[in-house]
C1' cells in the first nucleotide's frame, strides 16, 4: 500500500426547565445529522450514558484525549444612551366645551314706547285667626244595639206561704221597662297637619305680572379675535417603576481550528 472482516466506535451535539439524581419525552440554541412507536400527576434508569423494534457506515470524511477561539442559554451585578410597556404630572402642542369683552352676518322685539330706575303683587319667614282633616278627653235633649240567674222597677203564669173558705201575701221564669255597656250622630276643650283662606310685621338674589318714569335699544343663532379659567380618550416633555438591548464576573458550552493517538487476517 491493497483486499477482506465488522470488534470498538458512528448514523447529532449542547443549554433550559423538570427530577433526589441521570437521560428521554417539553422550550431553545447550533446547522443538516436513518426509519418506525410509546411517554408529565408519564417512559427508561441508579453514578448512569434513554427504552422497544428494523437498517447502514466503519479504522476515515469516523471516534479518543490535550490545547486555542466561539454561537447561544443560565446565575449574579450595573444601568449613561436606545426599544417597548405601565404609573404620576395638564408642564407644552392640538382638541373640546364654558365665561366675559370687541366686531362681522341673519332673524326676531321695540316710538302702539326698548335698556335701566321706582313702586306693588307673586315668592320666602315668624305670629294670630277662619275652614278642612286626623287624635285624644268630656257631655249629649237624638238613633242603633246589648243589657242584669239573685242582692234593679212594673206585671207577676206554675209553684210555695196563711186561711175552713171567701181571699191575702211574698215571690221565679217569660213579657215590657230601667241603670249601665257598645257604636253612630251631635256638641265642647286640647293636641297635630294643612295655600283651601283672612289679618299684621319683616325679607329681599334670579325670574314672573302690574302700574308709573324713561325716551332708543334689547334679544336668539351663525362665525372671528382677544382674555380667563376648566377638561382630556391624541401626540410630546418632565419623572418613577419594570421588561428587552447593551456592559462586567462566574458557569456550562453547539460548532470551528491545531497536535497527538487509535482493531483483526491475508498479501
Nucleotide at each position: 500500500c491493497g483486499g477482506c472482516g465488522g470488534c470498538a466506535g458512528c448514523c447529532g451535539g449542547g443549554g433550559g426547565g423538570u427530577c433526589a439524581g441521570c437521560g428521554g419525552u417539553c422550550c431553545c440554541c447550533u446547522g443538516u445529522a436513518c426509519c418506525g412507536g410509546a411517554a408529565a400527576u408519564c417512559c427508561g434508569c441508579u453514578u448512569a450514558u434513554g427504552c422497544c423494534g428494523g437498517g447502514g457506515c466503519c479504522a476515515u470524511g469516523c471516534c479518543c484525549a490535550g490545547g486555542g477561539g466561539a454561537c447561544g442559554g443560565c446565575g449574579a451585578g450595573g444601568c449613561a444612551a436606545g426599544u417597548c410597556c405601565g404609573g404620576g404630572u395638564g408642564c407644552c402642542g392640538a382638541c373640546c366645551a364654558g365665561u366675559g369683552c370687541c366686531g362681522u352676518g341673519u332673524g326676531c322685539c321695540g316710538u302702539a314706547g326698548a335698556a335701566g330706575g321706582c313702586c306693588u303683587g307673586u315668592c320666602c319667614c315668624g305670629c294670630c285667626g277662619g275652614g278642612u282633616g286626623g287624635g285624644c278627653g268630656c257631655g249629649u235633649u237624638g238613633g242603633g244595639g246589648u243589657g242584669a240567674a239573685c242582692c234593679c222597677g212594673g206585671c207577676c203564669a206554675g209553684g210555695c206561704c196563711c186561711g175552713g173558705a171567701a181571699g191575702g201575701g211574698a215571690g221565679c221564669a217569660a213579657c215590657c221597662g230601667u241603670a249601665g255597656c257598645c257604636c253612630c250622630g251631635c256638641g265642647u276643650g286640647c293636641c297635630c297637619a294643612u295655600g283651601c283662606u283672612g289679618g299684621c310685621g319683616g325679607g329681599g338674589g334670579c325670574g314672573c305680572a302690574g302700574g308709573c318714569u324713561g325716551g332708543a335699544g334689547g334679544u336668539g343663532c351663525a362665525u372671528g379675535g382677544c382674555a380667563c379659567g376648566g377638561g382630556u380618550a391624541c401626540g410630546g416633555g418632565c419623572u418613577c417603576g419594570g421588561a428587552c438591548c447593551c456592559c462586567u464576573c462566574g458557569u456550562c458550552a453547539a460548532c470551528c481550528c491545531c497536535u497527538g493517538g487509535g482493531c483483526g487476517c491475508c498479501g

The RNA shown here (Bacterial large signal recognition particle RNA) has 267 nucleotides and comes from Candidatus Iainarchaeum sp.
The coordinates come from a structure-prediction model, not an experiment, and the mean pLDDT is 78.
The sequence is in RNAcentral, with records from ENA.
It is recorded under the gene name ffs.
It matches the Rfam family "Bacterial large signal recognition particle RNA". The family's RNA type in Rfam is non-coding RNA gene. Its family is annotated with signal recognition particle, plasma membrane targeting and SRP-dependent cotranslational protein targeting to membrane, signal sequence recognition in the Gene Ontology.